[in-house]
Context: one part of a larger RNA
RNA sequence: CUGGGCGUAAAGGGUGCGCAGGCGGGGCAGCAAGUCGGAGGUGAAAGCCCAUGGCUCAACCAUGGAAGUGCCUUCGAAACUGUUGCUCUUGAGUCCCGGAGAGGCUGUCGGAAUUCGUGGUGUAGCGGUGAAAUGCGUAGAUAUCACGAGGAACACCAGAGGCGAAAGCGGACAGCUGGACGGGUACUGACGCUCAGGCACGAAAGCGUGGGGAGCAAACAGGAUUAGAUACCCUGGUAGUCCACGCCGUAAACGAUGAAUGCUCGCCGUUGCCUCGUUAGGGGGCAGUGGCUAAGCUAACGCGUUAAGCAUUCCGCCUGGGGAGUACGAUCGCAAGGUUGAAACUC
Numbered sequence: 001c002u003g004g005g006c007g008u009a010a011a012g013g014g015u016g017c018g019c020a021g022g023c024g025g026g027g028c029a030g031c032a033a034g035u036c037g038g039a040g041g042u043g044a045a046a047g048c049c050c051a052u053g054g055c056u057c058a059a060c061c062a063u064g065g066a067a068g069u070g071c072c073u074u075c076g077a078a079a080c081u082g083u084u085g086c087u088c089u090u091g092a093g094u095c096c097c098g099g100a101g102a103g104g105c106u107g108u109c110g111g112a113a114u115u116c117g118u119g120g121u122g123u124a125g126c127g128g129u130g131a132a133a134u135g136c137g138u139a140g141a142u143a144u145c146a147c148g149a150g151g152a153a154c155a156c157c158a159g160a161g162g163c164g165a166a167a168g169c170g171g172a173c174a175g176c177u178g179g180a181c182g183g184g185u186a187c188u189g190a191c192g193c194u195c196a197g198g199c200a201c202g203a204a205a206g207c208g209u210g211g212g213g214a215g216c217a218a219a220c221a222g223g224a225u226u227a228g229a230u231a232c233c234c235u236g237g238u239a240g241u242c243c244a245c246g247c248c249g250u251a252a253a254c255g256a257u258g259a260a261u262g263c264u265c266g267c268c269g270u271u272g273c274c275u276c277g278u279u280a281g282g283g284g285g286c287a288g289u290g291g292c293u294a295a296g297c298u299a300a301c302g303c304g305u306u307a308a309g310c311a312u313u314c315c316g317c318c319u320g321g322g323g324a325g326u327a328c329g330a331u332c333g334c335a336a337g338g339u340u341g342a343a344a345c346u347c
Stems, first nucleotide, its partner, number of pairs: 003319004007301002012315001014201004021194003025088007033081002035077008049065006091191001092188003095184004103177007110154001115149007125136002162169002206247006215241002220236004258314006266292011296303002320347003329340004
């Protein structure tokens, strides 16, 4: 060390692709590396164990045996693993047909609203709050009508609804483009699963360069509140929020639940497709998405065919609290900082 675990107690990597590695469907035949059996050699002596014997006994000593779980050689076995050949179709993939979808990228267009500008009407207030004040307004505001500018976001539809690996995706139309699903069962014939390292994607905030800037709004300023008020409330307001290109690489990146496969009662919704049909709140099938539950599991809460049940494979991670996700080193980054990640000491 071989342990036990990871929804909420410590613990699932943010997500995907995937090399090495690990693991891997059915049949037949061969080989015999692993595996199993026989024989031979070796496995020093002492020691351990057994038997007998010698010192009066014992310790001690002597003789014999056994053991020495191992290695080598050789002869066999062929169920399992491996390997070689042939073969199969259910795993996986391809093909054809079909419908669904805020999946992605680019371009064009639209209406509502806010703000601003110009003009008209019109006059003394508006705004804001718990109440106020700062603020705006006789240089004509607020309100209202017309026209114009510009940016951002798309009411209703909208749903426990849909799509996407995750992050995420919501006005309309067009172009380009990815995936899933249903039906057919034509083709390939295990081509599969997982994945350390690696590569790619990755909300918001932040950074660089150049644009843009309506609304909102860190910082900031003022007004209030208050004992104070570096806040909550109010009036303003710059980065930012938006676009292009390039970085950053984090999150309560959550289902706080890794991926894949098989198996294990039911009931009620809903999305997409297929099918039967006696047309009804009908029956059946596949894929998703929800609610309640049997068995079972769980410390309990709860989970329960979308498992946290019963099993197998592979990866990641945990091992008392604090110190600390800190220090040091390494590495990445323009920086901010990220990743990796201790110890002393202390309870």